[in-house]
């Protein structure tokens, strides 16, 4: 240095012809059950969807741009 892919809750992900609350599992935090635990059921908090800049009436998503992390080529 060039290409491809990826970067969303504390993890491992999903999503979208641009619009209606931004999810799901598991973690966690409360109830409930039970003599207590475990399991289940019910709630709940937890997000600048990597920054930044554009276009839009509107952007997680489309265009630039950086940045990290991957595979690959030189």
């Nucleotide at each position: 240095u060039g290409g491809c892919g990826g970067g969303u809750a504390g993890c491992u992900c999903a999503g979208u012809u641009g619009g209606u609350c931004a999810g799901a599992g598991c973690g966690c935090g409360g109830a409930g059950c039970u003599g207590a635990u475990a399991a289940c059921u019910c709630c709940g908090a937890g997000g600048u969807c990597g920054g930044g800049g554009g276009u839009u009436c509107a952007a997680u998503c489309c265009c630039c741009u950086c940045u990290c992390c991957g595979c690959c080529a030189a």